The prediction has a mean pLDDT of 77.
A computed fold for a 338-nucleotide RNA from a Burkholderiales bacterium, annotated as Bacterial RNase P class A.
It matches the Rfam family "Bacterial RNase P class A". Gene Ontology terms of the family: tRNA processing, ribonuclease P activity and dimeric ribonuclease P complex.
The RNAcentral record of the sequence draws on ENA.
The model forms 95% of the base pairs in the Rfam consensus.
RNA sequence: GGAGUCGGCCUGGCAGCCGCCGUGCCGCGGUCGUAAAUGCGGCACGGAGGAAAGUCCGGGCUCCGCAGAGCGGGAUGCAGGGUAAUACCCUGGCACGGCGACGUGACGAACAGGGCCACAGAGACGAGUCCGCGGGUGUAACAACCUGCGGGGUGAAACGCGGCAACCUCCAUCCGGAGCAACACCAAAUAGGCAAGCGUUGAGGCCUGCUCGGCCGAGCUUGCGGGUAGGUGGCUAGAGCGCGCGGGCGACCGCGCGCCCAGAGGAAUGGCUGCCGGUCCCGGUCGGGUGCGCCCGCCCGGGAAGCACAGAACCCGGCUUAUCGGCCGUCUCCCACG
Numbered sequence: 001g002g003a004g005u006c007g008g009c010c011u012g013g014c015a016g017c018c019g020c021c022g023u024g025c026c027g028c029g030g031u032c033g034u035a036a037a038u039g040c041g042g043c044a045c046g047g048a049g050g051a052a053a054g055u056c057c058g059g060g061c062u063c064c065g066c067a068g069a070g071c072g073g074g075a076u077g078c079a080g081g082g083u084a085a086u087a088c089c090c091u092g093g094c095a096c097g098g099c100g101a102c103g104u105g106a107c108g109a110a111c112a113g114g115g116c117c118a119c120a121g122a123g124a125c126g127a128g129u130c131c132g133c134g135g136g137u138g139u140a141a142c143a144a145c146c147u148g149c150g151g152g153g154u155g156a157a158a159c160g161c162g163g164c165a166a167c168c169u170c171c172a173u174c175c176g177g178a179g180c181a182a183c184a185c186c187a188a189a190u191a192g193g194c195a196a197g198c199g200u201u202g203a204g205g206c207c208u209g210c211u212c213g214g215c216c217g218a219g220c221u222u223g224c225g226g227g228u229a230g231g232u233g234g235c236u237a238g239a240g241c242g243c244g245c246g247g248g249c250g251a252c253c254g255c256g257c258g259c260c261c262a263g264a265g266g267a268a269u270g271g272c273u274g275c276c277g278g279u280c281c282c283g284g285u286c287g288g289g290u291g292c293g294c295c296c297g298c299c300c301g302g303g304a305a306g307c308a309c310a311g312a313a314c315c316c317g318g319c320u321u322a323u324c325g326g327c328c329g330u331c332u333c334c335c336a337c338g
Stems, first nucleotide, its partner, number of pairs: 001334004006329005012276007020047009049309001053320002056318005061179004073175005078092005093107001094105004108170002113168002115164003125160001130152002132149006183233004193224006204216004240259008277307001279304006286297004
């Protein structure tokens, strides 16, 4: 210098204007009055991710179910460890791939049983003989028949207690169901339910605000209870984050200090502009390397997309998938020089 391996991290920056959601404070308003809530306005602070995604595993949480045992079903499968738990992670063994750093692996059992083994080959586990050779019967000699063969040929595998269990199966271990649209609380209108009172001796309704009058007329009123609409909680302080020290090969664990980091819910986290940065494209200049096609780098000018994948919805731990560009570190191999 080139080519790789493994691990960690970032995911444009800074301003200005206009908005949205949450929290706090202040003011207005609200009320017979005091206070509070809904409401309106102002100020301050906070406001998406490494995957918020797929919903594939594992837990927390909530409700339902549950004497005990069995059948059925599902998951997992080297050993030890980590963890709340796992199908995840770590360390080691073994097998395979790579010169190597390293990567990949459902990696128990094929004398319990069933099933399957492409193509080729005579034959794929039932048995059997394509070629050849040895022995025997037989023949004039062949042929034919019987028997044997670390022989040939085909094939991943050729008779050997063959291979395949990500085929059924067996063995071992584990496993209740549904999910925040869980669940809990408050609670209209209308229509049912229950109870009490009044009512054809006229309750009640309409004309009609009241009295009288007229008409209709069998229900009317009150209370209780369940459910719906709607509202509130669940709801974000947690297996939390950062730093330091200690233990452990490691996954991880312990201690100390500091911090608070979205909480919407027909669903906020946005829009516009400017400057800077990065990326890509075009042109120019200079330098270097060329296999003469070009390639790399500095600088200058212009332009483009307005900058990858993507958008929280109860919360965590994993896995998988998507992803422009960039930064840092570890180790390996090759070439050259000292």